A computed fold for a 165-nucleotide RNA from Isoptericola luteus, annotated as c-di-AMP riboswitch aptamer (ydaO/yuaA leader).

RNA sequence: CUCCACAGAUCACCGCAUGGCAGGGGCGGGGGACCCACUUCCGGGCGCCGGAGACGGCGUCCUCGGGGUGAAGUCGCACGGGCCGGUUCGCGCCGGCCCGGGUGGCCGGGUGUUUUCUCCCACCCGAACCCGACAGCUGACCUCGUAGGCGACAGGAGAGGUAGA
Repeated sequence: CUCCACAGAUCACCGCAUGGCAGGGGCGGGGGACCCACUUCCGGGCGCCGGAGACGGCGUCCUCGGGGUGAAGUCGCACGGGCCGGUUCGCGCCGGCCCGGGUGGCCGGGUGUUUUCUCCCACCCGAACCCGACAGCUGACCUCGUAGGCGACAGGAGAGGUAGA
């Protein structure tokens, strides 16, 4: 998006618009074998059990490991802040990581110009959320979504304010 149970619909029957959160279909996403591909990532808190201990197993919770939805990524530079390590008696210095705003390159999305499309150009954006130590691909199979926001126009309803009477 579409079909439609159903609602509408009454004492009973037929039944329009409209709604339609259940169900079917369509479209889209995730999980998931063989084959193929890849090659050492596997953290922390709490509880229980085993163990002399080291540690291991199970359960539960967490998230700067990893993964997913989504355009919302990636690589630098300077600055500010934080953490860790080395060095120093200390100040400090060096290295690594994380966060913040700024800026530049690449990449992705959108708007404008256009009858339409593509390229160029200009401008804007690159959020948020989820899973929870786990996910390569993937038949069968399982599962989820199909919505939200903004703007323009038109109509209706309601609330409040100012001034006057």
Background:
The source organism's lineage runs through Bacteria, Bacillati, Actinomycetes, Micrococcales and Isoptericola.